[in-house]
The prediction has a mean pLDDT of 76. c-di-AMP riboswitch aptamer (ydaO/yuaA leader) from a Bacillota bacterium, 134 nucleotides, folded computationally.
RNA sequence: CCAUUCUCGAAGCUAAAUCCCGGCCGAUAAGCCGGGAGCGGGGGAACCAUUAUUGGGGUGAAUCCAGUUCACUGGUAGGGACACCCACAGCCCGAAUCCGUCAGCUAACCUCGCCAGCGCUCAAAUGGGGGAGA
Numbered sequence: 001c002c003a004u005u006c007u008c009g010a011a012g013c014u015a016a017a018u019c020c021c022g023g024c025c026g027a028u029a030a031g032c033c034g035g036g037a038g039c040g041g042g043g044g045a046a047c048c049a050u051u052a053u054u055g056g057g058g059u060g061a062a063u064c065c066a067g068u069u070c071a072c073u074g075g076u077a078g079g080g081a082c083a084c085c086c087a088c089a090g091c092c093c094g095a096a097u098c099c100g101u102c103a104g105c106u107a108a109c110c111u112c113g114c115c116a117g118c119g120c121u122c123a124a125a126u127g128g129g130g131g132a133g134a
Base pairs, nucleotide, nucleotide: 005134006133007132008131012118013117014116018037019036020035021034022033023032024031038114039113040112041111042110043109048104055102056099057098058097059096064075065074066073067072078093079092080091084129085128086127087126
């Protein structure tokens, strides 16, 4: 250097939703207030695009179709996990909600969010590629 074989493996997961500093309360913590970093969303010129009327638009993967005994069924665009990556089989999701007649893109600029819900007793497919170790 090449080839072959074996091992990497259990606590994290979805989501932008985390980390740090100061203060109040106070027993740390939790909670509340303020600030910073980071991540994420919205508004907002020119140019370009659009041609309306039935309203329209945003966040999100969550859109659409058919059936139907009318609140259900089946599927579907799309999305997620499977512990390095990709493909594929199987599995799961395919919701909810906000604005209020108003918003295309959009530099400068302005502004908002950092919630919530699960798991750690239970399963393990296959193929290809890559890294480390023996």